[in-house]
The prediction has a mean pLDDT of 85. A computed fold for a 1555-nucleotide RNA from a metagenome, annotated as small-subunit ribosomal RNA. The sequence is in RNAcentral, with records from SILVA.
RNA sequence: AGAGUUUGAUUCUGGCUCAGAACGAACGCUGGCGGCGUGGAUAAGACAUGCAAGUCGAACGCUGGUUGUCGGGUAGCAAUAUUCGGCAGCCGGAGUGGCGCAAGGGUGAGUAACACGUGGGGAAUUUACCGGAAAGACUGGAAUAACUCCGAGAAAUCGGAGCUAAUGCCGGAUGUGGUGAAGACGGGGCAUCCCGCCAUCACCAAAGCCGGGGACCGCAAGGCCUGGCGCUUUCCGAUAAUCCCGCGGCCUAUCAGCUAGUUGGCGGGGUAAUGGCCCACCAAGGCGAAGACGGGUAGCUGGUCUGAGAGGACGACCAGCCACACUGGAACUGAGACACGGUCCAGACACCUACGGGUGGCAGCAGUCGAGAAUUUUUCACAAUGGGCGAAAGCCUGAUGGAGCGACGCCGCGUGGGGGAUGAAGGGCUUCGGCUCGUAAACCCCUGUCAUCCGCGAGCAAACCCGCCGGUCGAACACACCGGCGGCUGAUAGUAGCGGAAGAGGAAGGAACGGCUAACUCUGUGCCAGCAGCCGCGGUAAUACAGAGGUUCCAAGCGUUGUUCGGAUUCACUGGGCGUAAAGGGUGCGUAGGUGGCCGUGUAAGUCCGAUGUGAAAUCUCCGGGCUCAACCCGGAAAGGGCAUUGGAUACUACACGGCUGGAGGGUUGGAGAGGGGACCGGAAUUCUCGGUGUAGCAGUGAAAUGCGUAGAUAUCGAGAGGAACACCAGUGGCGAAGGCAGGUCCCUGGACAACUCCUGACACUGAGGCACGAAAGCUGGGGGAGCAAACAGGAUUAGAUACCCUGGUAGUCCCAGCCCUAAACGGUGCACGCUGGCUGUGGGCAGAUUCGACCCUGUCCGUGGCGAAGCUAACGCAUUAAGCGUGCCGCCUGGGGAGUACGGCCGCAAGGUUAAAACUCAAAGAAAUUGACGGGGGCCUGCACAAGCGGUGGAGUAUGUGGCUUAAUUCGAUGCAACGCGAAGAACCUUACCUGGCCUUGACAUGCACGUGGUAGGAGCGUGAAAGCGCAACGACUCCGCAAGGAGAGCGUGCACAGGUGCUGCAUGGCUGUCGUCAGCUCGUGUCGUGAGAUGUUGGGUUAAGUCCCGCAACGAGCGCAACCCUCGCAUCCUGUUGCCACCCGGCCUCCGGGCCGGAGCACUCCGGAUGGACUGCCUCGCGCAAACGGGGAGGAAGGUGGGGAUGACGUCAAGUCAGUAUGGCCCUUAUGGCCAGGGCUGCACACGUACUACAAUGCCCGGUACAAUGGGUUGCAAAACCGCAAGGUGGAGCCAAUCCCGAAAACCGGGCCCAGUUCAGAUUGUCGGCUGCAACUCGCCGGCAUGAAGCUGGAAUCGCUAGUAAUGGCGCAUCAGCUACGGCGCCGUGAAUACGUUCCCAGGCCUUGUACACACCGCCCGUCACAUCAUGAAAGCCGGUUGUACCCGAAGUCGCCGCGUCAAUCCCGCCCCGCGGGAAGACAGGUGCCGAAGGUAUGGCUGGUGAUUGGGAUGAAGUCGUAACAAGGUAGCCGUAGGGGAACCUGCGGCUG
Repeated sequence: AGAGUUUGAUUCUGGCUCAGAACGAACGCUGGCGGCGUGGAUAAGACAUGCAAGUCGAACGCUGGUUGUCGGGUAGCAAUAUUCGGCAGCCGGAGUGGCGCAAGGGUGAGUAACACGUGGGGAAUUUACCGGAAAGACUGGAAUAACUCCGAGAAAUCGGAGCUAAUGCCGGAUGUGGUGAAGACGGGGCAUCCCGCCAUCACCAAAGCCGGGGACCGCAAGGCCUGGCGCUUUCCGAUAAUCCCGCGGCCUAUCAGCUAGUUGGCGGGGUAAUGGCCCACCAAGGCGAAGACGGGUAGCUGGUCUGAGAGGACGACCAGCCACACUGGAACUGAGACACGGUCCAGACACCUACGGGUGGCAGCAGUCGAGAAUUUUUCACAAUGGGCGAAAGCCUGAUGGAGCGACGCCGCGUGGGGGAUGAAGGGCUUCGGCUCGUAAACCCCUGUCAUCCGCGAGCAAACCCGCCGGUCGAACACACCGGCGGCUGAUAGUAGCGGAAGAGGAAGGAACGGCUAACUCUGUGCCAGCAGCCGCGGUAAUACAGAGGUUCCAAGCGUUGUUCGGAUUCACUGGGCGUAAAGGGUGCGUAGGUGGCCGUGUAAGUCCGAUGUGAAAUCUCCGGGCUCAACCCGGAAAGGGCAUUGGAUACUACACGGCUGGAGGGUUGGAGAGGGGACCGGAAUUCUCGGUGUAGCAGUGAAAUGCGUAGAUAUCGAGAGGAACACCAGUGGCGAAGGCAGGUCCCUGGACAACUCCUGACACUGAGGCACGAAAGCUGGGGGAGCAAACAGGAUUAGAUACCCUGGUAGUCCCAGCCCUAAACGGUGCACGCUGGCUGUGGGCAGAUUCGACCCUGUCCGUGGCGAAGCUAACGCAUUAAGCGUGCCGCCUGGGGAGUACGGCCGCAAGGUUAAAACUCAAAGAAAUUGACGGGGGCCUGCACAAGCGGUGGAGUAUGUGGCUUAAUUCGAUGCAACGCGAAGAACCUUACCUGGCCUUGACAUGCACGUGGUAGGAGCGUGAAAGCGCAACGACUCCGCAAGGAGAGCGUGCACAGGUGCUGCAUGGCUGUCGUCAGCUCGUGUCGUGAGAUGUUGGGUUAAGUCCCGCAACGAGCGCAACCCUCGCAUCCUGUUGCCACCCGGCCUCCGGGCCGGAGCACUCCGGAUGGACUGCCUCGCGCAAACGGGGAGGAAGGUGGGGAUGACGUCAAGUCAGUAUGGCCCUUAUGGCCAGGGCUGCACACGUACUACAAUGCCCGGUACAAUGGGUUGCAAAACCGCAAGGUGGAGCCAAUCCCGAAAACCGGGCCCAGUUCAGAUUGUCGGCUGCAACUCGCCGGCAUGAAGCUGGAAUCGCUAGUAAUGGCGCAUCAGCUACGGCGCCGUGAAUACGUUCCCAGGCCUUGUACACACCGCCCGUCACAUCAUGAAAGCCGGUUGUACCCGAAGUCGCCGCGUCAAUCCCGCCCCGCGGGAAGACAGGUGCCGAAGGUAUGGCUGGUGAUUGGGAUGAAGUCGUAACAAGGUAGCCGUAGGGGAACCUGCGGCUG
């Protein structure tokens, strides 16, 4: 620091995803040790059990036990035992009293608040214990717990009577002081005021306990003295607390208005204290867009995590603050509470109960249940630190210190180190050679961390206290305090640590390995099973699933999941955008707000500089130190945005004042304009009415029909009515803010512009809300209505046609008044100002020059266009009218869909508008440009593509192939063109791959190894059998070495390796082939252009059969194709002449005298074969553009413009065809999917299609006669002559291994017959008799003779071939082959046409261009309804919760007020026979009552959640239905708004846009 993912590729926009770090985590697999941390995040759910707050006898009385002692009793001789009582000590018990229990500990429910943070204020305050200072503590009194007795109750507990103490309670005194009142003085301040001081009046205190002690007093207690603790009053401090204020920190405006104690005042109450905190009265205020009020969520902070930072998220542990303690309410006590382990009341829950009534509150520490993915021991100790009480010892302390459990986290250590190559075995892979795990192991030599065992063994400890010594106080050797010395105290723990022993011995896993991302192979599986963070893998060779081997990364952990930040500059302050990607408000006016020209003076709020205070500790950073290191801990430093106070500066901003004219506005003059409103007027045209003329049509369309017309239309003339719109002028002309504005005239009225530079003096810009305007459609009321025209009706079209086309036609379109408020309201570009090269049109004005005046011209200002520089932009493009460079202000955007939808609000008569989500879902959606492909886009061009012709196919019969059907099998393949007389150039057996049956198992065939084998190999013959096979068997070998015996080989047999497979995959392949297409194309190098994909070249102008050639050109060249080179046919010359030829010459024979035959000679000609020449637009002429290429014509020539034909097939396309021709990877079979054999099948037949043959006849058929070929083939072959047979054929065998011999040409031509008919056409079918091949013609061959004579009389829709020696037509040959179903295929020769105007149309193709939403590329893409499934969601009669408001009812506890006849000791007064009793006053209490008041109740609203028959749309889902809306002119251009209509996409009307 980036990466993956939209595309065929590219650039951009944009989302999604990943790599990092972190966590109080959880889950999976695994798990050796230690240190330090950390651990109920959910149910503030419920809790069994134990513990968590007591302590003080030196405040007090009582009581139990015990020890001692004293006294009495009893027993005993006594010691002694025992009992009772007193005293003292010790140990308990409850009680009175004091202090504590308000701390510590827990939790985060509530709380959006002065709760918290930060900084201030209190002149408006309190503070127990503690410290300092001052003064004091005198004198009396009455009760009451405990206890005893009685009583109630199950219990909890309570009542009555009686006795008693105090540091408990009460009265009086004193008053240093304090408080209150009013007064004088001094000082200070902040408005009320504060502080100090002087004097006066009133009021207000107290308690004792413990220790020690000489003199003196006292019977004693004690007084007295002394020390300590305690008590009272006051001041100061410290600590703690409380109140107030500024500022700061969540979401929501689909919460916009809130408020009655509300805001303020006066007076009072209350409090420690200010205050509507509370109350009475008075006033009517207070808050709010800088977000009140409401809703949701949430404890806040130091900090933590992340990040480069800014920021974002979070608030566990630790620390500060707050809040809470089962839920709600309340007060009491107290210095402090409205009180976690206190009280009262109400409620829910739980428990006990004798049913009457009671008890309880773990969000203390452990622990239990529950819910949950999930969070520990019912541990030890007060040794340390800290807290409470106490004089102290000490007691208490689940605070705390420790231990335990959990890899939950961080840190450290170990699981060994070195050597060791037969590179062992084994595993994996393999091209079978090897490679790899791998120095890894074994083996050798070492070490000893941790764990294990044995032994030793800490530090945390110093105090309090005790003893002794010294000092201070004091009368004191007491006590107390201070100092010194000694002593006592350890939960953790026999732990840490140290020493020793033994032995490599006890200690490694997890994930990943397609890309991102580091790491690859085999096997299994076969769109299955599965994986997946994104892209995506899996359909038979998967580096992506599963296993294995190997590798990579981490490591006592590793992965997964969840969450946060990051990457994300993807909410952009740092640091983004808005023409087309998401995004400029439809337009203006203007409020708040934001921003604002030049000069000067002042102030100093912002701003800048300095100082001071604060910014707790911990954390972070740095330095240093302590645990062996580290984590961790300790010390120090630094830092700390901020806030406050204060001193200074004054450039800028602000504020105040003064001035200026450049911004802005005003004035005068002037011209331009469809700017707006109103009134009036006009002509053309349509329609209608009336009248005239006139007759059969008109109208309409692609073509028609509906419609109109003989009741007189259309046409035409005249007259009239009425409504709407204004031709020409007219122009990227004008005006307006936009919408928009067009005949003419008049009236009213807005704005802009120019000239003059006269006035004001910043008056300005923008503009959230607000207000106004706002096309068309639409709505309400009233008019109007000619034309047009949603809806509607009819006619067409169509598969349908709710459309497009046609005929009609109503709302509406028009006017007035009022609504609606939306558009592709677009320049898809907010407004204003400034700056930044130009060229050129056009509208309006002014000036200059010139003129008589103007025009032209020049300059300038305003407007409106085109092209372009810099610059900008992803590109397209924009470019002084910016999308450039800047400033100010407003609006808007943040992936696609859901959706501009739902709900809510506001507006509207309605239609609807506006504001505006979420669940869910996708890995994209998109912009621009590129290359292709495509278009019922355009241009140019070609082809038997059409047209023009000739002949066919489609109808018949037959043949053949295919489909289908059938079958035991009908083997397999080929399937649009480009399968179908195709593989098959020969299926009766064989072939043969199929079926049935019978057999073989190293095999029919190859190689290797081992063993056996001389009567071996071979094998006549025999048995069985359909054959194959099985069995028997006479006879009987060969080669090499060796004298021989013998050995070896071949062969054979047996066994093992292996053979074999036409079994599968042509979508694993090679090779070959088809096709586009013999179409003219397909590319490369360098250069140049472009961010890039790419472009250029290859486009353009001509031309060609051709990317053929020429010219031009940022291209210049080149390659594969084209052409040529090759073969063949056509001309000539030369060479060669046998088997070819036979003209001339010679000889012989025959003759109808034309000549023929034979031989010789010859090589002239033909011909065979070979070589060479010839044709190149070379020559002439014309055309194109003055050129070239080229084209037209001509000469010459056998041939003329590639002369005809062939061979030759670019880059590529179709996963085209072929595993069955061969080859070949993988898979499968192995007594069978291999091999042999017999028979059957491939020939089956109700049908359908293709390709052919033969015909339907007279241009024919039949008979007779007669002429002319070429290519080829021939020895298991072709076969002549001759003979036989009607013929097929037979006999025969000359000749020929072939320019020698053989293999009969036919149509044509000549003559005759047939006479238009199912025929003398046609020949199927069938019968019969023959022939041939072959082992064998039944299934299932061919040919012949005779007989039979079917369909068929030229073929529907449709469709094929062919442009010249072609079509058509006639025969001949050959391959395969025993024969042949060949009518097929490949060739050969004979006869031998017609037509092409032309390129509009069909098909195919080439080039350029255009559009595109296509790119498996139009056989593309894609829309909506319907049907099915799943999911989320809206509405819904309602139903059920939660929360909250309002009104009322009831009203607990309790404070406060009032009453208080009941109860009561102290104090006071009065009376009495003054012990004492009675009465009264004051006070207190019970009780009653009033206000308030929780819970509860009734009624009615708001908000919110759940559920709900049914219903609405939405999303998603390999192969459902209907259509074809969009993308190409998408076949009616599309889209926007609106209205109507329709199964649906949609259609139509009106207006708008060009995307």